The RNA shown here (transfer RNA) has 72 nucleotides and comes from a Lachnospiraceae bacterium. Its mean pLDDT, the model's own confidence on a scale to 100, is 82. Its Rfam family is "tRNA". The family's RNA type in Rfam is transfer RNA. The organism belongs to Lachnospiraceae, within Bacteria. The RNAcentral record of the sequence draws on ENA and Rfam.

Formats: sequence, structure tokens, C1' cells
RNA sequence: UGGGCAUUAGCCAAGCGGUAAGGCACAGGACUUUGACUCCUGCAUUCACUGGUUCAAAUCCAGUAUGCCCAG
Repeated sequence: UGGGCAUUAGCCAAGCGGUAAGGCACAGGACUUUGACUCCUGCAUUCACUGGUUCAAAUCCAGUAUGCCCAG
């Protein structure tokens, strides 16, 4: 310098244009003498960022940023 992949919650991780799953953690509650276990409930107005397309974008397009890989 060129090409490719990845970026979604505190962490991991689904999501093929139409309300953003799940697990761990965390908070509240039930249970218990207490704790643990178990159970119930809650937890992403900005899906890395900026624009664009569309009635509608995490999803499509362009650019940017960060990380990794390949080539030279």
C1' cells in the first nucleotide's frame, strides 16, 4: 500500500428489510433462622461512527474508526 473478516447490554452471543432471542452477571421479590440452591420479574431512546437508499435499516449502499488475517 492492496484485499478480506469482525464490531449488537458489564461479558458471551442469535438476529436472511417489518416489535433486537438466549445465557452469565447485575437489581428487586418469593423461598430459607441466615446463606446457598431453586423460582418469578426487570435490564440495549444511540446494534462502532457519519451519511445515503426505503413507507420502514442492526440488516442494503458509500465513507470513517478500531482489531485480526492474507499478499507485496